[in-house]
C1' cells in the first nucleotide's frame, strides 16, 4: 500500500432497529467473625469517534482511531 475481520464496565462476554444496554469476575459498602478468610446484601462503573439513514441506532451505511489475520 490492497483486502477482511474487529472496537460495548478494570476484565471476559450479552443485547432482533424499540423499555432505565444485561451478566459473571474484579472494585467499594455493609452483614458476618475476637481478627481475617468463606458466604450473603447493596452501590458505582460502558456502546471508540465523526457524518448520514430512520419516528427511533450498541445494532444498518460512509470516513476516521485503535487492535488482529492475510496478500504484496
Nucleotide at each position: 500500500g490492497c483486502c477482511c475481520c474487529u472496537u460495548u464496565a478494570g476484565u471476559u462476554c450479552a443485547a432482533u432497529g424499540g423499555a432505565u444496554a444485561g451478566a459473571a469476575c474484579a472494585a467499594c459498602u455493609c452483614c458476618g467473625u475476637c481478627c481475617u478468610a468463606a458466604g450473603g446484601u447493596g452501590u458505582a462503573g460502558a456502546u471508540c469517534u465523526g457524518c448520514g439513514u430512520u419516528c427511533g441506532a450498541a445494532u444498518c451505511g460512509c470516513g476516521g482511531u485503535g487492535g488482529g489475520g492475510g496478500c504484496a